RNA sequence: GGGGGGUUAACUCAGUUGGUAGAGUGCUCGCUUCGCAUGCGAGAUGUCAAGGGUUCGACUCCCUUACUCUCCA
Numbered sequence: 001g002g003g004g005g006g007u008u009a010a011c012u013c014a015g016u017u018g019g020u021a022g023a024g025u026g027c028u029c030g031c032u033u034c035g036c037a038u039g040c041g042a043g044a045u046g047u048c049a050a051g052g053g054u055u056c057g058a059c060u061c062c063c064u065u066a067c068u069c070u071c072c073a
Base pairs, nucleotide, nucleotide: 001072002071003070004069005068006067007066010025011024012023013022019056027043028042029041030040031039049065050064051063052062053061
């Protein structure tokens, strides 16, 4: 320098024709306990890496950029 993958909640990751963003863990509150843990119930999260474009509508399609992993030279 070139090819390919990844970037979504605090963490690990889903999101399959473009149509209101989810799970597990963690966190907060309540119940349960003498107390803790476990269990049960409820709740709070997010500029979907950044900018631009297409579209009535974009996490999703197109372009550019950044970071990261990998292959080739």